Description: Predicted 3D model of a 79-nucleotide RNA (c-di-GMP-I-UAU riboswitch aptamer) from Trichloromonas acetexigens. The prediction has a mean pLDDT of 86. The model forms 95% of the base pairs in the Rfam consensus. Its Rfam family is "c-di-GMP-I-UAU riboswitch aptamer". A reference for the family is Weinberg et al. (2017), "Bioinformatic analysis of riboswitch structures uncovers variant classes with altered ligand specificity", Proc Natl Acad Sci U S A. Taxonomically the source falls in Trichloromonas (Bacteria, Pseudomonadati, Thermodesulfobacteriota, Desulfuromonadia). The sequence is in RNAcentral, with records from Rfam.

[in-house]
RNA sequence: UCCGAUAAUAGCAAACCCAGGGUGACCUGGGGACGCAAAGCCACGGGUCCAGCAGCGCUGGAUAGCCGGGUUGCCGAAG
Numbered sequence: 001u002c003c004g005a006u007a008a009u010a011g012c013a014a015a016c017c018c019a020g021g022g023u024g025a026c027c028u029g030g031g032g033a034c035g036c037a038a039a040g041c042c043a044c045g046g047g048u049c050c051a052g053c054a055g056c057g058c059u060g061g062a063u064a065g066c067c068g069g070g071u072u073g074c075c076g077a078a079g
Base pairs, nucleotide, nucleotide: 002079004075011036012035016031017030018029019028020027021026034065040071041070042069044068045067046066047063048062049061050060051059052058053057
């Protein structure tokens, strides 16, 4: 370094509910845990979703816990 444990110290937080923002997808805070070895970050590619429109495509937006990719990172068993 790769890898990922019947180990250890930590971490994150699905659905749902409440409050707030947004036309909306969705986001923020609190509660709450389905789960996660990157469930940390990044919209570059694909997918999905939203809005608008002159049109069946274009433009703008959202999603990182949909997949790929990029980048950084805790621990130290076997190999």